This is a predicted structure of an 84-nucleotide RNA (c-di-GMP-I riboswitch aptamer) from a Chromatiales bacterium. Rfam family: c-di-GMP-I riboswitch aptamer. Gene Ontology term of the family: cyclic-di-GMP binding. The model forms 95% of the base pairs in the Rfam consensus. The prediction has a mean pLDDT of 80.
C1' cells in the first nucleotide's frame, strides 16, 4: 500500500416528525429530533425515482427537466482509526 474490520478508542452524520425560511411542486437550507450509515464525504456521468412551472397537447386529461434526489443502484474523485 491492499484486504478486512470499526459493539477498541476518539470523532463524524443525521430518518420519520416537528418550528422557521425558500420554492409552483418535488424538494433545499437552519433550529430541535435520532432511524440508521465505514464513505450517509464530494461528484447528476449512467440506469432509477419524484416533481411539472415554463412549453406542448387537450379541455381539463396527458406529455415534457432545464427542477429534485449522492440516505435508490452503478460509476468517477477524495477521506478518519487500527483492536483483532
Nucleotide at each position: 500500500a491492499g484486504c478486512g474490520u470499526g459493539c477498541a478508542a476518539a470523532g463524524g452524520u443525521a430518518u420519520a416528525c416537528u418550528c422557521g425560511u425558500c420554492g409552483a411542486a418535488a424538494g433545499a437550507c437552519g433550529g430541535g429530533g435520532a432511524c440508521g450509515c465505514a464513505a450517509a464525504a464530494c461528484u447528476a456521468c449512467c440506469g432509477g425515482u419524484c416533481u411539472a412551472a415554463c412549453g406542448g397537447u387537450u379541455u381539463u386529461u396527458c406529455c415534457u427537466a432545464u427542477g429534485a434526489u449522492a440516505g435508490c443502484g452503478g460509476g468517477g474523485u477524495u477521506g478518519c482509526a487500527c483492536a483483532u